[in-house]
This record gives sequence, C1' cells and structure tokens, in this order.
RNA sequence: AGGGGCUUAGGUUAAGGGUAGACCGGCGGUCUCCAAAACCGCGAGUGGGGGUUCGAUUCCCUCAGCCCCUGCCA
Repeated sequence: AGGGGCUUAGGUUAAGGGUAGACCGGCGGUCUCCAAAACCGCGAGUGGGGGUUCGAUUCCCUCAGCCCCUGCCA
C1' cells in the first nucleotide's frame, strides 16, 4: 500500500428490513436464625457520522478500532 472479516448490556452471544432477546454477572424481593442455593422481579446495549426506506442492528458510503491474508521498504 492492496484485499477480506468483525464491532450489540459489565462479560459471552442471538436477531440479516417490521421497531432488540438469552445466559452469566449486578440490584430488589420470597425463603432462611444468618448466608448460600432455588424461585420471582428490575435496570442496562446495536462503535461515530451520513444516505436509502413508511420503517435500518440488518442495505449503501465514510471515519475509527481490532483481527487475518498479500505486497513493498528496512
């Protein structure tokens, strides 16, 4: 320098146009002498910007970060 992939909650990950879900963790409650476990409930997220669309996490452009491949210099 060229090409490709990825970025979703504190963590690991679903949803690939129809308005974001699960598990773990956290918080609250039930239970318990207290705790743990179990059960019930709660909060929290689409990397930034722009475009297309009635509607974007999903499609397009751009930027940023991470990873892989190829090449160049040393």

This is a predicted structure of a 74-nucleotide RNA (transfer RNA) from a Bryobacterales bacterium. Its mean pLDDT, the model's own confidence on a scale to 100, is 83. Its Rfam family is "tRNA". It is annotated as a transfer RNA.